[in-house]
Molecule: FMN riboswitch aptamer (RFN element)
RNA sequence: CCACUCCUUCGGGGUUGGGUGAAAGUCCCAAUCGGCGGUAUAGCCCGCGAGUUCUUAGGGACACGAUUUGGUGAGAUUCCAAAGCCGACCGUACAGUCGGGAUGAAAGAAGGAAGCG
Repeated sequence: CCACUCCUUCGGGGUUGGGUGAAAGUCCCAAUCGGCGGUAUAGCCCGCGAGUUCUUAGGGACACGAUUUGGUGAGAUUCCAAAGCCGACCGUACAGUCGGGAUGAAAGAAGGAAGCG
């Protein structure tokens, strides 16, 4: 230094203002948010997790979201400029932002123990 094993901690953000209405943080106008790894710095490129769905019930699944144009550069769908788009389930006046499962789970990050070589 390090295969493998184990332990600990950490590990998701967001409705301000106005309109309609008996009632809306749910509709309408505007506002606002962006998990983890990879890669030229990424919600919308590739992959993963979560949630949901399916399931032979096993973390099994080839199931489920979204971007373009211009600029700089060796290199950027990641930077800069502009204009867009997307967001599980249950509840409730129709929800990315409220309440709930969840003081949960987890991709993973950091530290430690032991240790093949």